[in-house]
């Protein structure tokens, strides 16, 4: 330097045009004589970053940033 894939909750990872989800964590509360399971109930995201398409974009196009395989 080129080509693929991929970046979304504190970690894993869905969701592929119509106001973003789980699971694990974490808070509170229930149970205990106190804890751990277990059960309820909350909190927390400008969707990597500009810009374009479209009434509307996490979803689609274009550069750019990180990340990772591969070629060279």
């Nucleotide at each position: 330097g080129c080509u693929u894939a991929g970046g979304u909750a504190g970690c894993u990872c869905a969701g592929u045009g119509g106001u973003a989800g789980a699971g694990c964590a974490c808070u509170u509360c229930u149970c205990u004589g106190a804890a751990a399971a277990a059960g309820a109930a909350g909190g927390g995201g400008u969707c990597g970053g500009c810009a374009g398409u479209u009434c509307g974009a996490u979803c689609c196009u274009g550069c750019c940033c990180c990340u990772a395989a591969g070629c060279a």
The RNA shown here (transfer RNA) has 72 nucleotides and comes from Candidatus Tagabacteria bacterium RIFCSPLOWO2_01_FULL_39_11. The RNAcentral record of the sequence draws on ENA. Its Rfam family is "tRNA". Gene Ontology term of the family: triplet codon-amino acid adaptor activity. Rfam classes the family as a transfer RNA. The prediction has a mean pLDDT of 83.